[in-house]
RNA sequence: GGCUUAGAGUUUGAUCCUGGCUCAGGAUGAACGCUAGCGGCAGGCCUAACACAUGCAAGUCGAGGGGUAGUAGGUGCUUGCACUUAUGAGACCGGCGCACGGGUGCGUAACGCGUAUGCAAUCUACCUUUAGCAGGGGAAUAGCCCGGAGAAAUUCGGAUUAAUGCCCCAUAGAAUAUAUGAGCUGCAUGGUUUAUAUAUUAAAGCUCAGGCGGCUAAAGAUGAGCAUGCGUCCUAUUAGUUAGUUGGUGAGGUAACGGCUCACCAAGACAUCGAUAGGUAGGGGUCCUGAGAGGGAGAUCCCCCACACUGGUACUGAGACACGGACCAGACUCCUACGGGAGGCAGCAGUGAGGAAUAUUGGACAAUGGGCGCAAGCCUGAUCCAGCCAUGCCGCGUGCAGGAAGACGGCCCUACGGGUUGUAAACUGCUUUUAUACAGGAAGAAUAAGCUCUACGUGUAGGGUGAUGACGGUACUGUAAGAAUAAGGAUCGGCUAACUCCGUGCUAGCAGCCGCGGUAAUACGGAGGAUCCAAGCGUUAUCCGAAAUCAUUGGGUUUAAAGGGUCCGUAGGCGGUUAUGUAAGUCAGUGGUGAAAUCUUUCGGCUCAACCGGAAAAUUGCCAUUGAAACUGUAUAACUUGAGUUAUUAUGAAGUAAGUAGAAUAUGUAGUGUAGCGGUGAAAUGCUUAGAGAUUACAUAGAAUACCGAUUGCGAAGGCAGCUUACUAAUAAUACACUGACGCUGAGGGACGAAAGCGUGGGGAGCGAACAGGAUUAGAUACCCUGGUAGUCCACGCCGUAAACGAUGGAUACUAGCUGUUGGAGAAUCAAUGGAUUUUUCAGUGGCUAAGCGAAAGUGAUAAGUACCCCGCCUGGGGAGUACGGCCGCAAGGUUAAAACUCAAAGGAAUUGACGGGGGCCCGCACAAGCGGUGGAGCAUGUGGUUUAAUUCGAAGCAACGCGCAGAACCUUACCAGCCCUUGACAUCUGGGUCGCGGGAACCGGAGACGGUUUCUUUCAGUUCGGCUGGACCCAAGACAGGUGCUGCAUGGCUGUCGUCAGCUCGUGUCGUGAGAUGUUGGGUUAAGUCCCGCAACGAGCGCAACCCCUACUUUUAGUUGCCAUCAGUUAGGCUGGGCACUCUAGAAGGACCGCCGGUGAUAAGCCGGAGGAAGGUGGGGAUGACGUCAAGUCCUCAUGGCCCUUAUGGGCUGGGCUACACACGUGCUACAAUGGCAGUGACAGAGGGACGCGAUCCCGCGAGGGUGAGCAAAUCUCCAAAAGCUGUCUCAGUUCGGAUUGCACUCUGCAACUCGAGUGCAUGAAGGUGGAAUCGCUAGUAAUCGUGGAUCAGCAUGCCACGGUGAAUACGUUCCCGGGCCUUGUACACACCGCCCGUCACACCAUGGGAGUUGGUUUUACCCGAAGACGGUGAGCGAACCCGCAAGGGAUGCAGCCGGCCACGGUAGGGUCAGCGACUGGGGUGAAGUCGUAACAAGGUAACCAAGCUCAAGACGAC
Repeated sequence: GGCUUAGAGUUUGAUCCUGGCUCAGGAUGAACGCUAGCGGCAGGCCUAACACAUGCAAGUCGAGGGGUAGUAGGUGCUUGCACUUAUGAGACCGGCGCACGGGUGCGUAACGCGUAUGCAAUCUACCUUUAGCAGGGGAAUAGCCCGGAGAAAUUCGGAUUAAUGCCCCAUAGAAUAUAUGAGCUGCAUGGUUUAUAUAUUAAAGCUCAGGCGGCUAAAGAUGAGCAUGCGUCCUAUUAGUUAGUUGGUGAGGUAACGGCUCACCAAGACAUCGAUAGGUAGGGGUCCUGAGAGGGAGAUCCCCCACACUGGUACUGAGACACGGACCAGACUCCUACGGGAGGCAGCAGUGAGGAAUAUUGGACAAUGGGCGCAAGCCUGAUCCAGCCAUGCCGCGUGCAGGAAGACGGCCCUACGGGUUGUAAACUGCUUUUAUACAGGAAGAAUAAGCUCUACGUGUAGGGUGAUGACGGUACUGUAAGAAUAAGGAUCGGCUAACUCCGUGCUAGCAGCCGCGGUAAUACGGAGGAUCCAAGCGUUAUCCGAAAUCAUUGGGUUUAAAGGGUCCGUAGGCGGUUAUGUAAGUCAGUGGUGAAAUCUUUCGGCUCAACCGGAAAAUUGCCAUUGAAACUGUAUAACUUGAGUUAUUAUGAAGUAAGUAGAAUAUGUAGUGUAGCGGUGAAAUGCUUAGAGAUUACAUAGAAUACCGAUUGCGAAGGCAGCUUACUAAUAAUACACUGACGCUGAGGGACGAAAGCGUGGGGAGCGAACAGGAUUAGAUACCCUGGUAGUCCACGCCGUAAACGAUGGAUACUAGCUGUUGGAGAAUCAAUGGAUUUUUCAGUGGCUAAGCGAAAGUGAUAAGUACCCCGCCUGGGGAGUACGGCCGCAAGGUUAAAACUCAAAGGAAUUGACGGGGGCCCGCACAAGCGGUGGAGCAUGUGGUUUAAUUCGAAGCAACGCGCAGAACCUUACCAGCCCUUGACAUCUGGGUCGCGGGAACCGGAGACGGUUUCUUUCAGUUCGGCUGGACCCAAGACAGGUGCUGCAUGGCUGUCGUCAGCUCGUGUCGUGAGAUGUUGGGUUAAGUCCCGCAACGAGCGCAACCCCUACUUUUAGUUGCCAUCAGUUAGGCUGGGCACUCUAGAAGGACCGCCGGUGAUAAGCCGGAGGAAGGUGGGGAUGACGUCAAGUCCUCAUGGCCCUUAUGGGCUGGGCUACACACGUGCUACAAUGGCAGUGACAGAGGGACGCGAUCCCGCGAGGGUGAGCAAAUCUCCAAAAGCUGUCUCAGUUCGGAUUGCACUCUGCAACUCGAGUGCAUGAAGGUGGAAUCGCUAGUAAUCGUGGAUCAGCAUGCCACGGUGAAUACGUUCCCGGGCCUUGUACACACCGCCCGUCACACCAUGGGAGUUGGUUUUACCCGAAGACGGUGAGCGAACCCGCAAGGGAUGCAGCCGGCCACGGUAGGGUCAGCGACUGGGGUGAAGUCGUAACAAGGUAACCAAGCUCAAGACGAC
């Protein structure tokens, strides 16, 4: 100086945490869907290293050689032949190249790659430099020619020939080898220089005469080879591997070192710092992502490696074990005349196949580069270009400005009207990138040969001149005309930018997660609009990020996943104080390297950018070297505080073994004694008259050790308890004598390790799985009871696990306190024979608490605080601590330990509720104590059910059922049948017509609605006098009316219920991370969250109470319709005068407040008692119903959204139905009788009603009632009689009870009493004798009982609402039932216990384990076979060069052939391992409404859980 760290959704009623899942970002050799104007730059088979038609991809050199065809010329002449000269293709011999370039990623976990070194252990064609050299000779062979075989590929024989092909000789040193010396030098083996001697090995020519080549040696450059350090994936459910293996000696081989190969010798080598085995994979520069550290990848470009149909092999060569060479084997394809042959696109194009998917059988060598050539040049699918593809990156465009009647249309709304699309369009002006047409038109080219100039080293360098462009008439430029040629995709519930309508109705569908959709879907589909990107946009796939979700940076482990059961101890890790040395770690400087490209910075070139070029920086690494010395390491020397030893004093249920004691239980024997014992919730099984149980005595047996005994003590943990002895171990304190860091931890390993269980042998009292019986129960394989076997006990041996827990690994140090207790040591005081008290200190063991920590609960010197060291363990839930494999075990089983699949959670702590067959306190006719009922009968009424054409609809535990209905014959009426109407029975508007309409009466058809006829009556209002206005009616059409049709789960309003229960909240403050808490809890008290006191709370609100009404007392005011004490009158009735005293009426007041006294209580609130008082502790009653709960009830009171019907789901009418009737339930009435019936008698209420009414009186009727009609719109008249009561009678019976049912005759209401009213009289006279289980109401003027009135209503009351008369009993009390309130506790519930939830069985689907076997891959052992090949041997056959020889011939070198070992493929037999399939079988997972139970969550109804055993169909149960 630069760069630099983002979160969200989802578990809950809510909260905090843990924890997973998901999303927003970037990227890609991509693919798919929709869409598409242009250009630049890049990229383009990721799958089948699958198979390939066709063409091309490596040739070149005549200045190495011979030389043919052909062409041209000449000569001869037989004129179409021969000869000759020049030139000379193809092919051939020869040289160089073909080992480069290009492709692919099979194999490979390796010195393959990367990096850094080394080769004193090496080679290197072409190129450069230096020095030197090139003399002489020879034999072949291809081609050509002749002949043969074959279909072909090809090949054989003969004759002849050349070379820069091959061979021999010479020449020879700075070459090679051997031997002998000398010098110098290195870390070692060694290296180097030099001298001498001996031996061996070279060459090629061509030419245009310029030049190009050849050989030897040395050096350089380039390229290659080899070796070494370090780095380089996963699995330990791969732990041991290895015989050429490790090393040595010698030999062979190689360019070269080396077990590289061979012979012999030794027995090593590698491995928990991961050998071997298995799986996967080319490596790097780099690329993507990320703040970085990291994580992932290895396309294009560059470097290296490997491969070239599969496997093996060598040849040639400087270089290969060779992509477009060879040989062999194999598979495959092709040709064939069937005898034989040919081939290898992982080169460029291209084809088929595979696949979601990847291009042209293009142009050119113009440039760059490569091969050959002296060169011209030829070749070059390297390369440069073009074509195809939105595959990516970058750039440009699809116009710009004005334009409001805010147009039409679309969409939406409150629909008059407005909003939005939207300056958008139209319209006006402007511009012309791009596209189109025409014209011009590049750079890329540098030079080569040749010519020429300059310089000097005479063949080099530089300058000039000088052919050549595939791309391409391309880029670019100009001109022309004209907005002309050019916009889509996805999304719009939250995350996440963007909203409405319609359709659909848990359907169709969406979905990344949460989740949408069941009639009002911003989530599905369409439309309008909007948002985001844009020639692209989305989806899918993959990687990184977010994810601190493997945590080095940078996590955890009490309860969320996670501390090993405990200790010992190996490796390892870590380690006290002081001094000196060293320099491995560490730090600093310097040098080398870290290819280029890439990244970063900067400058520049294409109009910009992408892209490209120059420069710098970086490349965090490795190596070397020089220094520093604090820390770590290391070496040496010392120390004492860590650790240990010693001495003394103590301590303890520490261990092992032996012995011993008493109580209890059981059993046996004997005695006493008699009928039960035992057991339970209650019982039964069981024992007992053959004498139990009880009791007494004696005896026997086994197991366990009361009291002491305790938050006590000891031990590593498990664990350990009568007493005594022996042996052994441990700990603490004190002393500070000794050693001198000897320590801590501890992977593997070892030892110990409750209970149950196993083996062998004992023992066996009690207890007691299994089992048996008895109970309980729907069942009861359980809980309870009676028995009872293993076992429990002992010895020895196994097992090796537990909720083996403090759910807390070990060690060390540090960090406030208070208070117990155990074992020591010290001090002080008091006592003085053991002591007591106080205090200090060490070690243990408890409680409380500060700071801190923690998600919280909590922890807190015995840390879960602060640090350090070491070990174990965790990474979402389920599957699963399971399968497979290994190890251990007699078995049971233990240990180690996955995956497929599946879910979006699982979980911790705390909060508020709700709940509990949890607890505490309290209340209520809740129980109890009482009284009367219901449930049994008949009837009434409602409901269910059934029936029906219809029996309209609603209400459903309490809180539906004499409820809506305060009153269904028609009406009501909503239901059914039939008959009618269709702008409608009703409202508004428009057009036309009329001036009315209407009312009365009669008649006809009809069931009526309705239709028709006749007649009588009436003749609208205003007025500007106008068919002008209003009003009314009629006609027609349409807007619309209408709906008791649906949804009370779309709603308003109203109502029920908890409950007249005492609660429900808020503000501020405080506490808590938070949900929340506090207040509102606590101590008292109350009917009450009523009041008092206390208190981190202080206040307030809605409720309670009071205020309101009725009632009980008094006063006062007033006195009619009420009243009548006094006075008068009287028809004897307050009737009248009169009065207002009283009663009463109805206004206003008073009165009651724990006010007074006593007691009690905290001196409070209050409570108890008393006085006074009409009334005494809210006097009695009513009205009044907090926050809320029940998706409670009502769309059929009303209102209302949406949906539905519209000649009908609307409207009218007649008749029917709502009244049905086998039955079940609720609510009532009347009874069953004597507390009664009947008859008689005769007092006393209150409240209310009354004009379409109440109706007195009188008359008639047995009566219901009828006639009459006084009075009264009411304190006046009337309903109106009150009834229980009292007296008499009946005498216990189906009755003088009871009244149902039925018959006959009537009355009343009403248009009408058949279905279907009420009442009366006479007759009839059913069930019923007080009601099972169960259940209801009521606490005082109450229950019970008695009557009275009212609403509705024409009529109809046992119902409802109200009124008074008579008028009780009981309450010990709160254990229990029900409901409620407060506090507390548990919870796995929150739809809140009508909750949640477990397992078998049954069904469907999915993945998986076992499985007789079977199929395949891979690997390995032994053996067999043994192609090609190189190597070794042989080589009697063949055989030009050299030697001997005159020759024949021989020799040397060599070839074929044969032999040998090695070896690929192949075969046989046996293993290992990994997969596929597999009858059957095991468990697991998932699945709206299946079966059985109810195990868990509350004390879950037997507390739950852990381990093991046994049993059960399972949930489960029992013992310990």